[in-house]
Molecule: TPP riboswitch aptamer (THI element)
RNA sequence: GAGCCUUCCCCGGGGGACCGCCGAUGCCGCGGUUGAGAGGAGGGUAGCAGCCCUCGACCCGCCGAACCUGAUCCGGUUGACACCGGCGUAGGGAGUGGAGCGGCGUCCCCC
Numbered sequence: 001g002a003g004c005c006u007u008c009c010c011c012g013g014g015g016g017a018c019c020g021c022c023g024a025u026g027c028c029g030c031g032g033u034u035g036a037g038a039g040g041a042g043g044g045u046a047g048c049a050g051c052c053c054u055c056g057a058c059c060c061g062c063c064g065a066a067c068c069u070g071a072u073c074c075g076g077u078u079g080a081c082a083c084c085g086g087c088g089u090a091g092g093g094a095g096u097g098g099a100g101c102g103g104c105g106u107c108c109c110c111c
Base pairs, nucleotide, nucleotide: 001107002106003104004103005102007099008098009097010095011061012060013059014058017033018032019031020030021029022026040055041054042053043052044051067092068091069090073086074085075084076083
């Protein structure tokens, strides 16, 4: 000096499910499950157990299974989702960003 790990900053990408109950009615109320995250906060519409937008939190950014498509997919499993395996060397997917302390069973150069 390079690479990697780690912290912070800026920018960008992304998801928000499943089950039960209340006509007690909220514009996601109450309880439960899984998860990093599933209203924590504000607003709009009135299709009134419905929908939309924004912010926060969280995850992820090419060594990219964060997330999307195939997919209302296939097998196992579960109360259901989740989970495990397959599909999958599939097709897509947002920075080879900046700064800094420390570290390393790694590599290169100089003394």